[in-house]
């Protein structure tokens, strides 16, 4: 100090989270030690036990003991008396209202601060002065006597005081009446001030030292009362109050007051929040924060409140009393059932509750109370131990050196090696905590006794005495690295990566998200990052969070300006002079408790922690003083605001009257079949006569043209024409008042349409309805009718996209271009210029996220008002009001999501525009879909029909060829290091090869035999057998890949670099005008260039030239054949195959700026890329393909490998493609005769030749090919025949007999002959190719291949038709617009319903709280009255806790049944919104 998260990206406006600190904490895994702190935050919920308040030279009687005397008695002993000690009760005195606990109640003078108390008390303590005199009665204790179970008492007797009463004495007390005195603040205070009346006191004890009583003044202390200000939420809580406010006079109190009464007044508090309701003990302070702040209120310290609930009063210096009394009421314990008895919110301690919180310890040695004259006593105050990692602090667990960088170690590998890691071992050392041993403090100082000194018993010095912690801290010694480390993280935010496993499972998560077969997200291992005796999770607050904004925030389009005016209260306010000094401002004194925070300093070995001192407690009160600004009193002022005079302008309002045009209806006439509507129609009108037309009448609304980004008005809104009433404006003038002014909560009063209530009125248009269409549906759009309502008159309603999505008001800040109303000025009469209010548009600074806004600000200040704080829920719901209702107004919350949302970009995409292309349509020929057979594919079947390709872009496609093989599939037989590759180690042998045996093969058994170099050792090589490392896999993932390929598309785009613009994603270039086949090209231009495609460079063909002339070629010369370039010669041609050349809008005309376009243009073998290939930009389809190859991972290892015979892949109710062949006369059939071109041949290609009807057979000339063969081209043509028929079409389908290939044609080849003759007569809907040498027709070759082509690639022949055009259907460019698409319209999205869940709302009702109200009853007390005593007592009376009864309000919680909301991958009906979303 920030991050992460809406989106393809971007900026921005908004939540969400997340890193930090803190805890009285809890939980989970771990745990060595100290030291200091800390520990029931819940049920103020019930408590067993023990213990937290006593003490004491007053007093007197008792016991127990000791000692001394008497008395009895021989003693033993009993007895009496004194003294002394000690024990339990009692009487008196202190004390118990401190200490200690808890936070329920309290929103309040309860706390906090500052003050007042002229309104007040203080026990014990200190000071200063006086004074303690004379008597008396009793009650307890105690003894008898009696009653209860017990608690407890009742009579009756006996006695003492510092108990209680009499009386006396005065005082400066006290009260009361009057006068001085000095102060002050109205009452009044003050004084040894004067008088005079009343009127109250004492208690003794003793060791003779004191110690105590009484009065009176002061002090210190502690405490009562008032006050100003300050610290919580709810207006869905607005009015509250009869002791209520005040007065007068009483009561009462320590004291002022309605505190209390009686009477009198009516009154008193509140938007500055009264009153009710929730909440809650205040503070110093504690956490957090840069600070303002914002939470908090454990432990320490101060105040306040309670004490089982609730009421009371007594006592007393102080309580309306935690461990005290009376009463009520709950509970709980005792009981003999008559009747007690108890209150841990003290300190342990039980139970419950809970996540959760400790010992039924030692001491009073210290430090403090309380008593006491002391000793001393009590003291769960405290001091100290226990338990608890609950916090903070400190120590340790070991340290240095060590590299064979150790290992059948772990983990990863690309096998090579990383790495764990100086880590360990292993050598030196060191000793802290911890054992074990030895030694050992301070904390003590009163006080006691003892000595010293002083006059002293006091003071002061000494001396011994006194420790629960404690043998504790701490110090010394031994001994030895041994006893002593986890816990959370590793995808971003956030430091820290691999493997395995698992497959949207398990699971994980603070956000955002992992996980669906390679997971750096899950488990688990190694490794590694942080923090460490703890670490991590949950839970709270602070904080980031300027996200409530005072410091510091907005409101045009993100949430968010009230519809509009007017105005009371507030709140802000021109100029100028004085005066005061309330705000402000500066000096002074008080106070701001300690503690804590800070800063400096010291003790604990350091720190934690504790002491000292210091600053500060940002606040309140008081005084002095200043006076510029505000304010508050006085005065003038004239520029704001208003009045007046003079002019103008206007759908501004409100009444009354009137025009004409259209439109319906009626009446009447001419007139005759449709009229009317619509995408097309139909319902409706019309032969009773409509519609068209003519004439007259009657009715209501609204007002064309004028007309304008033009008036007017607060808005809402206002138009025909006139009169009348009227409100606002504006311009001139400067005469008048003299800040009257802005702004508005509340309140008032307008306020579109639709709505509502009475009465009217209704042409026409029109919710609902009613028909007729469209539709799957049509409760709709269309159409035909059609009633509320639209209109007037009175009354409500109050709401809109009421918008300029912009509040009102002043003041400033460049302009240019319209306009509508004023004034002036200049001139050329028509303009121009100034200037005041208005209304528009375009820009500059400036401002904003950006779009934009800009003097009519969304610029720059000021003042007042209103609103905003994520999206849903929800403008609901509950309550309040307001309304006749319908509804408004105000205005939530559980719950849920991570968004939601503004503005801009880039693309897609529109049943948006514009331009343009394309065999896209159209124009045209030939098809397909119909038959039959071929093929592939889906389905079926099947032991298996292997597998793969699936809109286009899968289907004569992988396959350019499945009888074995192939083959991958099935069935059966066999192999197991293995059909093929390789390395090691052991044994054997040459292999090779030959023979039998079984076998369907493969296989398996049995037999027989044999190297090569070298003297030798031994070496070469090749095998076999076993073993191991490996092999193999057409097994799975094309969604893990790589290479290739398809497809948009041969479309013409797709892009960089610098520059520039933009906060930015991004533009810009590439847009734009024009041309093109084309981002071709030109011209413009904040662009200037450049790439990668287009084109062109390569091939093919079309013309030519030059070379060259076999095997090609024959024109000229010779020569032979029956015939032929056959043979000489030749290389002209023609070919053939190298090189060149030719075409570039060159030329010419038109039209243009070019660029190029046109032209039966010229020339020209070819004319505008000539025609035809190869060539395929960035990129899209997670397209295809692991079954070509390649390769990562998984997966099989006597099997998913591997051999081997056989099947299958050829199946067959069907159902699509893609072709063949045909339905015949532009034709079949016979017959004759022409013309290619491109291949292809040694495991071939094959000729004359013979055989055969043929297929093909025997043969084997010629060719390694411009020579030799395949090789016959067909279609044409010619000439005959067929004559329209299931035919001489038309050949499927079956029977028969054969060729050939082949180990082998049954499943299941091909061909050939002989018979055999289906279907079909031209093909629905709907679809296909094709623009010229093309289509359609014709035939030839080749790859594959032992065969096996209707399929594929190639090649020649023959050769049409048509295209006007771009409305239209598909596809594509390019530029524009709209978007809520971005997995990009196969997109996104709504609602009803059905189904889980969840959490609210109504609801007959139940049930429970709390407070109020009126009556009834009334306990104990306080008082009060009566009566009466010596005093209580008893009665009465006032109030009153607790309780009853009643009627109503409220808060909760529940509730059949019921509303709507939220959530929930793959439910149903639609198809409302987003594009012109198909009705904006």
């Nucleotide at each position: 100090a920030g991050a992460g998260u809406u989106u393809g990206a971007u900026c921005c406006u908004g939540g969400c989270u997340c890193a930090g600190g803190a805890c009285g904490a809890a939980c989970g895994c771990u745990g060595g030690c100290g030291g200091c702190g800390u520990g029931c935050u819940u049920a103020a919920u019930a408590c067993a036990u023990g213990c937290a308040a006593g003490u004491c030279a007053a007093c007197g009687a008792u016991c127990u003991u000791u000692a001394a005397a008497g008395u009895a008695g021989c003693a033993a002993u009993a007895u009496u008396u004194u003294a002394g000690a000690g024990a339990a009760g009692g009487u008196g005195g202190c004390g118990c209202a401190c200490g200690g606990g808890u936070g329920a109640g309290u929103a309040a003078c309860a706390c906090g601060u500052a003050g007042g108390u002229a309104a007040u008390c203080u026990a014990c303590c200190u000071c200063c002065a006086g004074g303690u005199c004379u008597g008396a009665c009793a009650c307890a204790a105690c003894c008898c006597a009696u009653c209860g179970a017990a608690a407890g008492g009742u009579g009756a007797g006996c006695u003492a005081a510092u108990a209680u009463c009499a009386g006396a004495u005065u005082a400066c007390g006290c009260a009361g009446c009057a006068g001085c005195u000095u102060g002050g603040c109205a009452u009044c205070a003050u004084g040894u001030c004067u008088g005079c009346u009343g009127u109250u006191a004492a208690a003794g004890u003793u060791u003779c030292g004191a110690c105590g009583c009484c009065c009176g003044g002061a002090g210190a202390u502690g405490a009562g009362c008032c006050u100003g200000c300050g610290g919580u939420c709810c207006a869905u809580u607005a009015g509250g109050u009869a002791g209520u406010u005040g007065g007068c006079g009483g009561g009462g109190u320590a004291a002022a007051u309605g505190c209390c009464c009686a009477c009198c007044a009516a009154g008193c508090c509140g938007a500055c929040g009264a009153u009710g309701g929730a909440u809650a003990g205040c503070u110093g302070g504690u956490c957090u924060g840069a600070g303002a702040g914002g939470a908090u209120g454990a432990u320490c310290a101060g105040c306040c409140a309670c004490a089982c609930u609730g009421g009371a009063a007594c006592u007393g210096a102080g309580a309306c009393a935690c461990g005290g009394u009376c009463c009520a009421g709950a509970c709980u314990c005792c009981u003999a059932c008559g009747g007690g008895a108890g209150g841990c919110a003290g300190c342990a301690g039980u139970a419950a509750g809970g996540a959760a919180u400790a010992u039924u310890g030692c001491u009073c040695a210290a430090u403090g109370g309380c008593c006491g004259a002391a000793a001393g006593g009590c003291u769960g105050a405290a001091g100290c131990a226990g338990c608890a990692a609950c916090g903070c602090c400190g120590c340790g667990u070991g340290a240095a050196g060590g590299a064979u960088g150790a290992a059948u170690g772990g983990c990863c590998u690309u096998u090579g090696g990383c790495u764990u890691g100086u880590a360990a071992a292993c050598u030196u050392c060191u000793g802290u905590a911890g054992a074990g041993g030895g030694g050992g403090a301070a904390a003590a100082a009163c006080g006691g006794u003892c000595c010293g000194u002083c006059a002293a018993u006091g003071g002061c010095g000494g001396a011994u005495u006194u420790g629960a912690u404690u043998g504790u801290a701490c110090c010394c010694c031994u001994g030895g690295a041994g006893u002593a480390a986890g816990c959370c993280c590793c995808g971003g935010c956030u430091a820290a990566c691999u493997a395995c496993g698992u497959g949207c499972c398990a699971g994980c998560a603070g956000c955002c998200g992992c996980g669906g077969u390679a997971a750096u997200a899950c488990g688990u291992a190694g490794g590694g990052g942080g923090c460490a005796a703890g670490c991590g999770u949950u839970g709270u607050c602070c904080g980031g969070a300027u996200u409530u904004a005072c410091u510091g925030g907005g409101u045009g389009u993100a949430a968010a300006g009230g519809g509009u005016g007017c105005u009371c209260a507030g709140g802000c306010g021109g100029g100028u002079u004085u005066u005061u000094a309330a705000g402000u401002c500066a000096g002074g004194g008080g106070u701001g408790a300690a503690a804590u925070c800070c800063c400096g300093g010291a003790g604990c070995u350091c720190a934690a922690c504790u002491c000292c001192g210091g600053a500060a407690c940002u606040g309140c009160c008081u005084u002095u003083g200043a006076u510029a600004c505000u304010g508050a009193g006085a005065g003038c002022c004239u520029c704001g605001a208003g009045u007046g005079c003079g002019g103008g302008a206007g759908a501004g309002g409100g009444u009354a009257a009137u025009g004409g045009a259209a439109u319906a209806u009626c009446u009447g006439g001419u007139g005759u079949a449709g009229c009317a509507g619509u995408g097309a129609a139909a319902u409706g009108c019309g032969u009773a006569g409509a519609u068209a037309u003519c004439a007259g009448a009657u009715a209501g609304a609204a007002c064309a043209c004028c007309a304008a980004u033009g008036g007017c008005g607060a808005a809402g809104g206002c138009a025909g024409u006139u009169a009348c009433c009227u409100g606002g404006u504006c311009c001139g003038u400067c005469a008048c008042u003299g800040a009257c002014g802005c702004u508005a909560a509340a309140g008032c009063a307008c306020g579109a349409a639709a709505g509502u209530g009475u009465g009217g009125g209704g042409a026409g248009c029109a919710a609902a309805c009613a028909g007729g269409a469209u539709u799957a549906g049509a409760u709709a759009c269309c159409c035909u009718g059609g009633u509320a309502g639209u209109c007037c008159a009175c009354a409500c309603c109050c709401u809109a996209a009421a918008c300029g999505a912009u509040g009102a008001g002043a003041a400033c800040u460049a302009g240019a271009c319209g306009u509508u109303g004023g004034a002036c000025c200049u001139u050329u009469u028509a303009a121009g210029g100034u200037u005041c209010a208005g209304u528009g548009u375009c820009u500059g600074a400036g401002c904003u996220a950006a779009c934009g806004c800009a003097u009519u600000a969304a610029g720059u200040u000021c003042u007042c008002c209103a609103c905003c704080u994520g999206g849903g829920a929800a403008g609901u719901a509950c309550g309040a009001u307001c309304g006749c209702a319908a509804g408004g107004u105000u205005g939530a919350a559980a719950c849920u999501c991570a968004a939601a949302g503004g503005a801009a970009u880039u693309g897609a995409c529109g049943g948006g525009g514009g331009c343009c292309c394309g065999c896209a349509c159209a124009a045209g020929c030939a098809g397909u879909g119909g038959a039959g057979c071929a093929u592939g594919u889906g389905g079926u079947u099947u032991a298996a029909u292997u597998c793969g390709a699936u809109g286009c872009a899968a289907c004569g496609c992988g396959a350019a060829g499945a009888a074995c093989c192939u083959u991958a599939c099935c069935u059966a037989g066999g192999c197991u290091u293995g059909a093929a590759a390789c390395g090691c180690a052991a044994g054997g042998a040459a292999a090779u090869c030959c023979u039998g045996a079984u076998g369907a093969a493969a296989g398996u058994c049995a037999g027989g035999g044999u190297g090569c170099c070298g003297c030798a050792a031994g070496g070469c090589g090749u095998u076999c057998u076993u073993g191991u490392a490996c092999a193999g896999g057409u097994g799975c993932u094309g969604c893990a890949u790589g290479g290739c390929u398809g497809u948009c598309g041969u479309c013409a785009g797709c892009u960089c670099g610098u520059g520039c613009c933009g906060u930015g994603a991004g533009g810009u270039g590439u847009u734009g005008g024009g041309u093109u086949a084309a981002g071709u090209c030109c011209c413009g231009c904040a662009a200037c260039g450049a790439g990668c495609g287009c084109a062109a460079c390569c091939c093919c063909u079309u013309u030519u030239c030059u070379u060259a002339g076999u095997u090609g070629c024959c024109a000229c010369c010779a020569g032979g054949u029956a015939a032929u370039g056959c043979u000489g010669a030749g290389c002209a041609c023609u070919c053939u195959a190298a090189g060149g050349a030719g075409a570039c809008u060159g030329c010419c005309u038109a039209c243009g700026c070019a660029a190029g376009u046109a032209g039966u243009g010229a020339g020209g073998a070819a004319g505008g890329u000539g025609g035809g290939g190869a060539c395929g930009a960035c990129g899209u389809c997670a397209a295809g393909u692991c079954c070509g190859c390649a390769u990562g991972g998984c997966c099989c290892u006597u099997a998913c490998g591997c051999c081997u015979a056989g099947g299958g892949c050829c199946a067959c109710a069907c159902a699509c493609g893609u072709g063949c062949u045909a339905c015949a006369a532009u034709g079949g059939c016979u017959a004759c005769u022409a013309c290619a071109a491109a291949g292809g041949g040694c495991u071939g290609c094959a000729a004359u030749a013979c055989c055969g009807c043929g297929a093909g057979g025997u043969g084997g000339a010629g060719c390694c090919a411009a020579u030799c063969c395949c090789u016959a081209a067909a279609a044409a043509g010619u000439a005959g025949u067929c004559u329209c028929a299931g035919u001489u079409c038309g050949g499927a389908u079956c029977g028969g007999a054969g060729u050939c290939u082949g180990c082998a044609a049954c499943u299941c080849g091909a061909c050939u002959c002989c018979g055999u003759g289906a279907a079909g007569c031209u093909g629905g809907a709907a679809u296909u190719g094709c623009u010229a040498g093309u289509a359609a027709u014709c035939g030839c070759g080749c790859a594959u291949c032992a065969g096996c082509a209707c399929g594929g690639c190639g090649c020649g022949g023959u050769g049409a038709a048509u295209a006007c055009g771009u409305u239209c259907c598909c596809g594509g460019g390019c530029c524009u617009u709209g978007u809520a698409c971005a997995c990009a319209c196969c997109g996104c999205c709504c609602g009803u319903c059905a189904a889980g869940c969840c959490a609210u709302g109504g609801a007959a009702g139940c049930u429970g709280g709390g407070g109020g109200u009126a009556c009834c009853c009334g306990a104990a007390g306080u008082c009060g009255c009566c009566c009466u005593u010596a005093a209580u007592a008893a009665g009465c009376g006032c109030c009153u806790a607790a309780g009853g009864u009643a009627a109503a309000a409220c808060c909760a919680g529940u509730g059949a049944c019921u509303g709507g909301g939220g959530c929930u991958a793959a439910g149903u009906c639609g198809g409302a919104a987003c594009a012109a979303g198909g009705u904006a």
RNAcentral holds the sequence, with entries from SILVA. Predicted 3D model of a 1480-nucleotide RNA (small-subunit ribosomal RNA) from a metagenome. It matches the Rfam family "Bacterial small subunit ribosomal RNA".